The RNA shown here (FMN riboswitch aptamer (RFN element)) has 149 nucleotides.

[in-house]
RNA sequence: AGUAACACUGGAGACAGGGUGUGAUCCCCGACCGGCAGUGAUCCCGCGCAGACCGUGCGGACAGCCUGCAAACCGCCGAAAUGACCCGGCGGCCGAACCGGUGAGAUCCCGGUGCCGACGGUAUAGUCCGGAUGGGACAGGAGGUUAAA
Repeated sequence: AGUAACACUGGAGACAGGGUGUGAUCCCCGACCGGCAGUGAUCCCGCGCAGACCGUGCGGACAGCCUGCAAACCGCCGAAAUGACCCGGCGGCCGAACCGGUGAGAUCCCGGUGCCGACGGUAUAGUCCGGAUGGGACAGGAGGUUAAA
């Protein structure tokens, strides 16, 4: 130096404008937003090969509604004399897409039209306030600690 684990670091966005109303960022018109991982021909970006042009190899990036996950929510169990909360474990639950185009190939590209979004509070909330200075899929881990040779 390399490898592994840990400490450690990071880890969500959004109602402009208008209507009704005593009162609504909650209703109505309209506007706006899109966590993590996987997959991902073309196009795009980087590097290389070849080169007049057309090409070609490797890598990167690329999905809210394709697959899986997280949080939230619900249930059961555990620990204290008992009960509740918290915490831990296990289980459940866990939203939403079609049409057309290109092509050998697309639910991912391009065009069009749609659709979805925990719990508590409050005039009925994806967007306000709150649990939350929480948790977290996961990403990083130079330098630091530990381990083996």
The sequence was found by an Rfam model in a public genome assembly.
The model forms 100% of the base pairs in the Rfam consensus.
It matches the Rfam family "FMN riboswitch aptamer (RFN element)". About the family: The RFN element is a highly conserved domain that is found frequently in the 5'-untranslated regions of prokaryotic mRNAs that encode for flavin mononucleotide (FMN) biosynthesis and transport proteins.
The coordinates come from a structure-prediction model, not an experiment, and the mean pLDDT is 78.